[in-house]
Context: one part of a larger RNA
Molecule: small-subunit ribosomal RNA, 5' domain
Organism: uncultured bacterium
RNA sequence: GAUGAAUGCUGGCGGCGUGCCUAACACAUGCAAGUCGAGCGGUAACAGGUCUAGUUUACUAGAUGCUGACGAGCGGCGGACGGCUGAGUAACGCGUGGGAACGUGCCCCAAAGUGAGGAAUAACCGCCCGAAAGGGUGGCUAAUGCCGCAUAUGAUCUUCGGAUUAAAGGAUUUAUCCGCUUUGGGAGCGGCCCGCGUUAGAUUAGGUAGUUGGUGAGGUAAUGGCUCACCAAGCCUACGAUCUAUAGCUGGUCUGAGAGGAUGAUCAGCCAGACUGGGACUGAGACACGGCCCAGACUCCUACGGGAGGCAGCAGUGAGGAAUCUUCCACAAUGGGCGAAAGCCUGAUGGAGCAACGCCGCGUGCAGGAUGAAGGCCCUAGGGUCGUAAACUGCUUUUAUAAGUGAAGAAUACGACGGUAACUUAUGAAUAAACACCGGCUAACUACGUGCCAGCAGCCGCGGUCAUACGUAGGGUGCAAGCAUUAUCC
Numbered sequence: 001g002a003u004g005a006a007u008g009c010u011g012g013c014g015g016c017g018u019g020c021c022u023a024a025c026a027c028a029u030g031c032a033a034g035u036c037g038a039g040c041g042g043u044a045a046c047a048g049g050u051c052u053a054g055u056u057u058a059c060u061a062g063a064u065g066c067u068g069a070c071g072a073g074c075g076g077c078g079g080a081c082g083g084c085u086g087a088g089u090a091a092c093g094c095g096u097g098g099g100a101a102c103g104u105g106c107c108c109c110a111a112a113g114u115g116a117g118g119a120a121u122a123a124c125c126g127c128c129c130g131a132a133a134g135g136g137u138g139g140c141u142a143a144u145g146c147c148g149c150a151u152a153u154g155a156u157c158u159u160c161g162g163a164u165u166a167a168a169g170g171a172u173u174u175a176u177c178c179g180c181u182u183u184g185g186g187a188g189c190g191g192c193c194c195g196c197g198u199u200a201g202a203u204u205a206g207g208u209a210g211u212u213g214g215u216g217a218g219g220u221a222a223u224g225g226c227u228c229a230c231c232a233a234g235c236c237u238a239c240g241a242u243c244u245a246u247a248g249c250u251g252g253u254c255u256g257a258g259a260g261g262a263u264g265a266u267c268a269g270c271c272a273g274a275c276u277g278g279g280a281c282u283g284a285g286a287c288a289c290g291g292c293c294c295a296g297a298c299u300c301c302u303a304c305g306g307g308a309g310g311c312a313g314c315a316g317u318g319a320g321g322a323a324u325c326u327u328c329c330a331c332a333a334u335g336g337g338c339g340a341a342a343g344c345c346u347g348a349u350g351g352a353g354c355a356a357c358g359c360c361g362c363g364u365g366c367a368g369g370a371u372g373a374a375g376g377c378c379c380u381a382g383g384g385u386c387g388u389a390a391a392c393u394g395c396u397u398u399u400a401u402a403a404g405u406g407a408a409g410a411a412u413a414c415g416a417c418g419g420u421a422a423c424u425u426a427u428g429a430a431u432a433a434a435c436a437c438c439g440g441c442u443a444a445c446u447a448c449g450u451g452c453c454a455g456c457a458g459c460c461g462c463g464g465u466c467a468u469a470c471g472u473a474g475g476g477u478g479c480a481a482g483c484a485u486u487a488u489c490c
Base pairs, nucleotide, nucleotide: 001489002488003487005486006485007484008483009482012362013361014360015359016358017357018355019354020320025318026317027316029315030314031313034077035076036075039074040073042070043069046068047067048066049064050063051062052061053060054059084273085272086271093198094197095196096195097194098193099192102190103189104188107186108185109184110183111182112181113180114179115149117147118146124139125138126137127136128135129134154165155164156163157162169178170177171176199245200244201243206236207235208234211233212232213231214230215229216228217227218226248270249269250268251267252263253262254261255260275296276295277294278293279292298309299308300307301306326352328351329350330349334348335346336345337344338343365395366394367393368392375386376385377384378383400427401426402425403424404423405422409417435478436477437476438475439460440459441458445474446473447472448471449470455462456461
């Protein structure tokens, strides 16, 4: 000098930041990923209409998907982003510079097409089983769900003869728009390979059998012992292999004149993880935080037969700890998902709340005022000092309090923040100073008390009756809404 700090004493305001470093410990409760009726069959709720009956208008009851809409369901897109954490990892994980054997939903450009059919199934209606979670069975039905046929600009394979391969409709003001299929290109993104760099230990010296290479095959989007069969016996290593310990990496951050040393909170890029271990499914993309299956530990429900769960999302609770916040507001802005749109969702985000945790700024008044008041302390008893300090006089109003006006942030409209910021007026010095230190290092001294006691202390060292070193007081020094101490780094 610095800190994601903590502790003690103290504490007026504002702006901008920051806030579980420990148990990747366990979690009550709520919310954090939905959306599309302009893909579909429909109609549980709500609102309206129509019809029928009762009936005095009113109103009541019933029927009807007719309309606005829409629970549940089929289908599409999105749940692979965003958010959290740092356990593992000494590794092509990261950083940097290259490379060739790849993929790519949505988006952009270009070319071609979008013909004619079929069979099911949920919802629904019955029946049945179960405490529940849930399940079985019979019947009906739709689609941008599923499956043949036709066509093939193209694409794939090819023995160059040929073979294989698509599609889905919806809205409509009838003009078109949104889609769908095939192919080529692009953008962005991603997978893979390599050179170099990347902590400590030799009181770790040998390690390795898919091990190293080849041939062939399988597998993958793709290269490759990635996997397998056969063949060869290689491969790494004192330029430190292997083993052990520790650790997410980087841009950066702190310090320093620099070189260097230390570090990797917040913000940004990459990686890894989602109760622990394993696995695949779906999909353009996952081996998937709020998806599935299996095993395990734990917790909960149970009618004991069987089931349910995963905060390292936002709040919040317990525990651990020296220690770290509200079970808040809003989608107004920015961004994301879905939708033709209106819009819906969004604990991302924007804000507010708490905390002197940090940095920065402001204030706690200004001027005059000596007979140098009173009082305290010291004293050689003359006086000195606190001290222009106070009182007193004049002034100001940052701040405070009260009232009024009142934004920008939003494009035509829509503002959570917020009646906030800012501005104006009024009142009145009014609401606001502590902390540490004073032997030397080191700025700042006297008195009393104590008497090697009580105590102080970073080092040297103070204290045993004259203590500037302990305690108190007066005075002084430093810093200031902070001041000290402790811890850690340079």